[in-house]
RNA sequence: ACAACGGAGAGUUUGAUCCUGGCUCAGGACGAACGCUGGCGGCGUGCCUAACACAUGCAAGUCUUGGGAGAAAGAGGUAGCAAUAUCUUUAGUAAACCGGCGCAAGGGUGAGUAACACGUAGGCAACCUGCCUUUAGGACGAGGAUAACUCCGAGAAAUCGGGGCUAAUACUCGAUAAUGCAGCGGCACCGCAUGGUGACAGUUGUUAAAAGCCCCAAAAGGGUGCCUAAAGAUGGGCCUGCGUCCCAUUAGGUAGUUGGUGAGGUAACGGCCCACCAAGCCGACGAUGGGUAGCUGGUCUGAGAGGAUGAUCAGCCACACUGGAACUGAGACACGGUCCAGACUCCUACGGGAGGCAGCAGUGAGGAAUAUUGCGCAAUGUCCGAAAGGGUGACGCAGCGACGCCGCGUGGAGGAUGAAGGCCCUAUGGGUCGUAAACUCCUUUUGAGGGGGAAGAAUAGUCCCAUAUACUGGGAUUUGACGGUACCCCUAGAAAAAGCACCGGCUAACUACGUGCCAGCAGCCGCGGUAAUACGUAGGGUGCGAGCGUUGUCCGGAAUCACUGGGUGUAAAGGGAGCGCAGGCGGGUCGGCAAGUCAUUGGUGAAAUCCGGAGGCUUAACCUCAGGACUGCCAAUGAUACUUCCGAUCUUGAGUGCAGAAGAGGAAGACGGAAUUCCUGGUGUAGCGGUGAAAUGCGUAGAUAUCAGGAAGAACACCGGUGGCGAAGGCGGUCUUCUGGUCUGUAACUGACGCUCAUGCUCGAAAGCGUGGGGAGCAAACAGGAUUAGAUACCCUGGUAGUCCACGCCCUAAACGAUGGAUACUCGAUGUCGGGUCGCAAGGCCCGGUGUCCAAGCUAACGCGUUAAGUAUCCCACCUGGGGAGUACGAUCGCAAGGUUGAAACUCAAAGGAAUUGACGGGGGCCCGCACAAGCAGUGGAGCAUGUGGUUCAAUUCGAUGCAACGCGAAGAACCUUACCUGGGUUUGAAAGGCAAGUGACAACCGAUGAAAGUCGGUCUUCCCGCAAGGGACACUUGUACAGGUGCUGCAUGGCUGUCGUCAGCUCGUGCCGUGAGGUGUUAGGUUAAGUCCUGCAACGAGCGCAACCCCUGCACUUAGUUGCCAUCAGGUCAAGCUGGGCACUCUAAGUGGACUGCCUACGCAAGUAGCGAGGAAGGCGGGGAUGACGUCAAGUCCUCAUGGCCCUUACACCCAGGGCCACACACGUGCUACAAUGGCCACUACAAUGGGCUGCAAGACCGCAAGGUGGAGCUAAUCCCUUAAAAGUGGCCUCAGUUCGGAUUGAGGGCUGCAACUCGCCCUCAUGAAGCUGGAAUUGCUAGUAAUCGCGGAUCAGCACGCCGCGGUGAAUACGUUCCCGGGCCUUGUACACACCGCCCGUCAAGCCAUGGAAGCUGGGGGUACCCGAAAUCGUCUUCCCAACCGCAAGGAGGGGGACGCCUAAGGUAAAAUCAGUGACUGGGGCUAAGUCGUAACAAGGUAGCCGUACCGGAAGGUGCGGCUGGAUCACCUCCUUU
Repeated sequence: ACAACGGAGAGUUUGAUCCUGGCUCAGGACGAACGCUGGCGGCGUGCCUAACACAUGCAAGUCUUGGGAGAAAGAGGUAGCAAUAUCUUUAGUAAACCGGCGCAAGGGUGAGUAACACGUAGGCAACCUGCCUUUAGGACGAGGAUAACUCCGAGAAAUCGGGGCUAAUACUCGAUAAUGCAGCGGCACCGCAUGGUGACAGUUGUUAAAAGCCCCAAAAGGGUGCCUAAAGAUGGGCCUGCGUCCCAUUAGGUAGUUGGUGAGGUAACGGCCCACCAAGCCGACGAUGGGUAGCUGGUCUGAGAGGAUGAUCAGCCACACUGGAACUGAGACACGGUCCAGACUCCUACGGGAGGCAGCAGUGAGGAAUAUUGCGCAAUGUCCGAAAGGGUGACGCAGCGACGCCGCGUGGAGGAUGAAGGCCCUAUGGGUCGUAAACUCCUUUUGAGGGGGAAGAAUAGUCCCAUAUACUGGGAUUUGACGGUACCCCUAGAAAAAGCACCGGCUAACUACGUGCCAGCAGCCGCGGUAAUACGUAGGGUGCGAGCGUUGUCCGGAAUCACUGGGUGUAAAGGGAGCGCAGGCGGGUCGGCAAGUCAUUGGUGAAAUCCGGAGGCUUAACCUCAGGACUGCCAAUGAUACUUCCGAUCUUGAGUGCAGAAGAGGAAGACGGAAUUCCUGGUGUAGCGGUGAAAUGCGUAGAUAUCAGGAAGAACACCGGUGGCGAAGGCGGUCUUCUGGUCUGUAACUGACGCUCAUGCUCGAAAGCGUGGGGAGCAAACAGGAUUAGAUACCCUGGUAGUCCACGCCCUAAACGAUGGAUACUCGAUGUCGGGUCGCAAGGCCCGGUGUCCAAGCUAACGCGUUAAGUAUCCCACCUGGGGAGUACGAUCGCAAGGUUGAAACUCAAAGGAAUUGACGGGGGCCCGCACAAGCAGUGGAGCAUGUGGUUCAAUUCGAUGCAACGCGAAGAACCUUACCUGGGUUUGAAAGGCAAGUGACAACCGAUGAAAGUCGGUCUUCCCGCAAGGGACACUUGUACAGGUGCUGCAUGGCUGUCGUCAGCUCGUGCCGUGAGGUGUUAGGUUAAGUCCUGCAACGAGCGCAACCCCUGCACUUAGUUGCCAUCAGGUCAAGCUGGGCACUCUAAGUGGACUGCCUACGCAAGUAGCGAGGAAGGCGGGGAUGACGUCAAGUCCUCAUGGCCCUUACACCCAGGGCCACACACGUGCUACAAUGGCCACUACAAUGGGCUGCAAGACCGCAAGGUGGAGCUAAUCCCUUAAAAGUGGCCUCAGUUCGGAUUGAGGGCUGCAACUCGCCCUCAUGAAGCUGGAAUUGCUAGUAAUCGCGGAUCAGCACGCCGCGGUGAAUACGUUCCCGGGCCUUGUACACACCGCCCGUCAAGCCAUGGAAGCUGGGGGUACCCGAAAUCGUCUUCCCAACCGCAAGGAGGGGGACGCCUAAGGUAAAAUCAGUGACUGGGGCUAAGUCGUAACAAGGUAGCCGUACCGGAAGGUGCGGCUGGAUCACCUCCUUU
């Protein structure tokens, strides 16, 4: 010098948005475990579970310089032949014994403990302290035993008993003795009450020892022990303040309990113990009880504050098989000591004994899970010893485990044929793995082999030197478990060394295949039902890396318990209201004190940890050093602004007085009229009543109606009012009495007396309860009648509790302003109530209430806004996701009903608030449409045709299915078509193109066979180039890739189409508003067919739609006249534009003009509208067509076509014959023909248009009754043909009938097409002559050249049309109007809908699963109470027994021991109760679960507005009564406000 460095969010409620709110994720950590994988080293770390049980070994010994006794093996000698004996040495050794010290340390564990256990700060004037240090003094004289040993005895053993010998630093006695101890009384000083100190002075009594041991020694002396005392150091004991978990569904606890006095006990204070006395003591500042837990330094996390935790290391405590107890000792009530009891294990000869790993290893058990029965005392430490030394599972090391942290490696550089191979793709080809590999060069950490090789060691001891010695210093020598380890060097060689998880979003990283709501995934949201980046595999990628994931736990994110740092109108949350004790907070001024507060200083806050710095291991982890920090506590000194406290004072807060005022404030009593019902009487007669409509009911025994009289009970019209009063609930006729509060004015009095308020107390709508009254009306329940599928309802007729009164309970409501109380401050406007004041009045101003609108500000928004939900302060209450549940249990209150307090298991990922856009409403407003109405004609009835369903069938191919399928695909199924069925056949295929090989034909014709397809045979048979070889074209055969599929998926698609709807809408840019979704524009007032246009407007513009531009038609003009036309001229015919001629007209087909509300009148600002207006061919879009916005319906179509994927490949492909698509008890749709006289039949006579025609239309003519036939002019068409239009008109017949209507059906005979009309065509003729006489409920089309009616043409087509697409002829009726039905548009409103009302959703019942409450009981645990019994031990007592030391001559005594007894007590037992768990037949509700049953309660006015409380009732949602709320839609009215 340094020590201050830090705060991120995301996913998920919705169609979308903002907010509230929960759930989940990303981070860090771990004594971990599991899965896959695993090269090396260093440093750490390792039973979290059974304080479960333990085999075996070791973990506490040492001292011979305290003491007595005292071996052996071995070696050597002597004697002896040898066996052997003996001596020396081993050796005063080993192993024991007495004795000393240690064993209370070290080591382990966390069971107990909520406590002075721990932490921190203090105290002891109330204490102890072996070993150690210092100082002073002392150590004299005696004595008796005992173990070892020996002898004897008992026992299986453990062990024990008896006799005998002996020593001490063992034991005993005596002496001496003070600064010790005890008593007494002084002096001095001090303190904190008792008191303390004195190196002040007295006095009385009392207490000790080993004359040891060792060394040098002649001795002195030295060392080491011993005793006493005083100090110190160390260690301990006790006391106190503060701190130290959860539950109040634990609220009262306590008899040695609290205190005193006196004994006892302890090292010491103390109810620590005992006797007596008193009645205290603790507790909402949480006692007592229950549960859980060793505490701390620290550790993890966090920005911090906090939260969680208490492994390793360190401090303290507690424990040592369980419980109790003491002994010894300085120290223990003692882990490896003793005694007793209990459980368990072991030994036993059954008589008795032994044991305690929560020491280190180790075993079993438990468990997801945790190591070696290792080496060493070399180091550090400790015990013993004078020392050498010995002991030490403390410790130092090693072993095992990726359990953690840290470090290193698995190679580096170059290298593109971008190899092979895998995977993917648009598959010729490309991309990627990928410089990756191969290959070339290089390096060698680690590993392998070889060699060298530490530090850790300092000593002590011994020897030498220096100093007189000692201490000390120097030198020499010696000591290493780890370990031949770390480290270093050499050799060979890229050699031996990479995995795990993930890849839908959060969250970095994507493709293929397989699978097909299966298998599976998942932290949350969620993936998977045939194209899965979400499952499984592969390729690729991302992340980390000797690890990676998963699981578990803690903190964080979470401001999600909010001190820092949240809320309560509607999201969860203000108590129903008031009074008020404790508590919290509190006006102005002055003075004092200094508790809080602030400052400085001192002490402490152990070490380790942490932080910055420095150093040591190659680095790091790790270790070391000196600092900082340890945010705390205590003490001292100081400051006094603020708060507290004490004293004094003030008046503005609060209150009192005086003068006025308003009021449905409360209680009691009295009185009143209207109405209702009942009774009596009169009048009067057949109904009344009731409803959507009815019925039940009442009435001829006289109702209803009406008049008069009477009775009863309840409620008080008008006034009456977002008027008044009250704390809230609530209060309404009038009068009287009693009584509470409030407001205004005044300024006399008190002088902070105030605010709030847990517990507590009081009041508290309606319903309900008890007792007694009362009972008119109303009316739960109940009964009946209706309604209905049902109707336990809504409606109706009755009707009981109740509603009313008195007294007593209950104590809850949407008890709401969903807004606690108090005080202060912050723009205004306008009503109203009470009072005051100014003013003549109008009208102002002040105070207090009560409303509305708005500013700032606030709010998620809605909204609030001086009556705050704004800005602040104080106090109280309450909230913390939804459900379970305001439930269960417990407690408490209640007569009961029930109230108050109030959980958990389990379950979900939401539940919710406000606002937005839609959609919807049996909500509202406006408007339109053949939507209704007004009309016309139909359908629905008949027969037939046709389509569909159904049924049938070998097949009746397939598709279309409300509108928007059903004469639809199909503009035409006898074969074909044809997709279906049966049968017969083919397999590179009926058609296409590629490659390879082969052949030279194929075709055509003829014959056979066959149902045909086909098969077989015969006849006949190529081309080009080239001399040739050969090649090419073409065709066939074979092979190969492939073809083919009307097989599936229209929910994988393109394209096309339908529909809302030719409805008027749908959007964008910029701007503005809103936090945002979004709004504005596009709304409003008018107008229109129209979002058409005009006016206004925070909008201004624009786009797709509308309209217009296009076509047809209606008028005119211009141009042009053949095939069209024929007025004029000419010719000509029976007639005819037939001919010349003409182009005027018609027409044809090209262009132009014309119509624009342009003009007039009226209305209007304008747009525009109206007019039997004018003019005009046409008038307000002239008529018709084409044209279809953004989008909706997963609408339709894979069978038109195209196409992804899947499937079939001698068949799901292809060919052929026959059959079927045409069936037929039935049902429906669309049509045709009719039922007749506005008609039918017969005869005659008119007038069209659109179209078509060479595989064709076909004339005239002839034949046939006819269909048609023969025949063929003409026409490739304004020329010819189809082609006579029909209805109509004229004339005649029919005369109301199943007919001269109607034509089905059937018979017979024909015609046409076609290979072929049987199944199965059309037409003609003759005959037959069905149903049907205008059609139930219901339902369709049409507003003018329309409906209706009449015929004509065309497409398809060989033939087949009642269908379809077109054409013209004739040609109406009606529209008052928008109430209603249907559909649509715009605005607004409600919504719990958003798959959008075909929505959502409630409850019972039934089924499965899950957790839970109750329950006769049963089982177990812990604790307490009472009583019984009571071991060991301490203490006490003893008239009992025994005994070496001392006293005594002795007897005996003192003392000791045994024994007995007593007190107390562990364990045990008995009894009754409480409590906590487990279990329990049965039973209660609850939750969850794709498609169960019954209904429809709620959301819209949800079809009876809903909800709250309460009571009754009902299968269920629920219904009804009473009171309350708006969190009710709609309409009308009133009041207020704003603007003009």

This is a predicted structure of a 1540-nucleotide RNA (small-subunit ribosomal RNA) from a Bacteroidota bacterium. The RNAcentral record of the sequence draws on ENA. The coordinates come from a structure-prediction model, not an experiment, and the mean pLDDT is 82. Rfam family: Bacterial small subunit ribosomal RNA. Its family is annotated with structural constituent of ribosome and ribosome in the Gene Ontology.